[in-house]
Molecule: Glycine riboswitch aptamer
Organism: Pseudomonadota bacterium
RNA sequence: AAUGCAUCAGCGGGAGAGUGUGCCAAUGGCACCGCCGAAGGCGCAACCGCCCGGAAUCGCUCAGGCCUAAGAACCGCUGAAAGCAG
Numbered sequence: 001a002a003u004g005c006a007u008c009a010g011c012g013g014g015a016g017a018g019u020g021u022g023c024c025a026a027u028g029g030c031a032c033c034g035c036c037g038a039a040g041g042c043g044c045a046a047c048c049g050c051c052c053g054g055a056a057u058c059g060c061u062c063a064g065g066c067c068u069a070a071g072a073a074c075c076g077c078u079g080a081a082a083g084c085a086g
Stems, first nucleotide, its partner, number of pairs: 003085003007080007018033001020032005034066003040062001041060003047054003
């Protein structure tokens, strides 16, 4: 240096659940009931390392979401800085 891991950015893919009912100043807001789980968050948790830590696509549903749009864990490609390994 290449490469791998991690971070950030761009592009592409990306599931689930009511287009419910009612009201109002009406592409929105509020209330009620039902539901989803893949932003985030939490967990007494599978699992991993180690003696106390890390931590899931598992669980919870606070937040978020339930036509479309947006967002979206995760995957692929590219780039940036420069951290770790080397």